[in-house]
RNA sequence: UAGAACUGCAGGGGAGAGGCUCAUUUUUGAGCGCCGAAGGGGCAAGUUCAGUAGAUAGGCGAGCUGAACGAAACUCUCAGGCAAAAGGACCCUGCAGGUGAA
Numbered sequence: 001u002a003g004a005a006c007u008g009c010a011g012g013g014g015a016g017a018g019g020c021u022c023a024u025u026u027u028u029g030a031g032c033g034c035c036g037a038a039g040g041g042g043c044a045a046g047u048u049c050a051g052u053a054g055a056u057a058g059g060c061g062a063g064c065u066g067a068a069c070g071a072a073a074c075u076c077u078c079a080g081g082c083a084a085a086a087g088g089a090c091c092c093u094g095c096a097g098g099u100g101a102a
Stems, first nucleotide, its partner, number of pairs: 006097008018032001020031004033082003039078001040076003046069007
């Protein structure tokens, strides 16, 4: 000088699945059928800790058992959604902040 990651704001892009049925409400209630990309739950390898048989005895390692940690666009479908609108993970651009990186 510049200032990745990361944070906030603004703009743009942004999928899927019944504009179903009944009642009666009027962003409602019930029923059946579906979706997964707000949010939320679950888990692998692995790591850590504890326990554990045996030889003349002691120790270590491995094995076995249990527990904790442990990812997602995987999975569940609680929530949310199934014409349009709204929302929408994620991506891009800009502005501001920002670590001591790129």
Predicted 3D model of a 102-nucleotide RNA (Glycine riboswitch aptamer) from an uncultured Anaerolineales bacterium. It matches the Rfam family "Glycine riboswitch aptamer". Its family is annotated with glycine biosynthetic process in the Gene Ontology. Rfam's curators write: This family represents the bacterial glycine riboswitch.